[in-house]
Background: Transfer RNA from Blyttiomyces helicus, 73 nucleotides, folded computationally. The source organism's lineage runs through Eukaryota, Opisthokonta, Chytridiomycota, Chytridiomycotina and Blyttiomyces. Its mean pLDDT, the model's own confidence on a scale to 100, is 80. The RNAcentral record of the sequence draws on ENA and Rfam. Rfam family: tRNA. Its family is annotated with triplet codon-amino acid adaptor activity in the Gene Ontology. Rfam classes the family as a transfer RNA.

């Protein structure tokens, strides 16, 4: 210093330009339930790495940057 993949709630994983106020499990708070704790049911909070284009519309496509994993030298 080059090349390739990645980057979404606390964690773990989906999202095919408009059907989504971004979905799912899991923590986590409430409530039921139970003598209590745990399961277990209901329900609630909580996320698109930053900047820039393209589009009538971007989490999605492009470009640059950060981070990170791999490889080459």
């Nucleotide at each position: 210093u080059c090349c390739u993949c990645g980057u979404u709630a606390g964690u773990c994983c989906a999202g095919u330009g408009g059907u989504u106020u971004a979905g799912g499990a899991u923590u986590c708070c409430a409530c039921g339930c139970u003598u209590u704790c745990a399961c277990c049911g209901u329900g609630g909070c909580g996320a698109c790495c930053c900047g820039g284009g393209u589009u009538c519309g971007a989490a999605u496509c492009c470009c640059g940057g950060a981070c990170g994993g791999g490889g080459a030298g």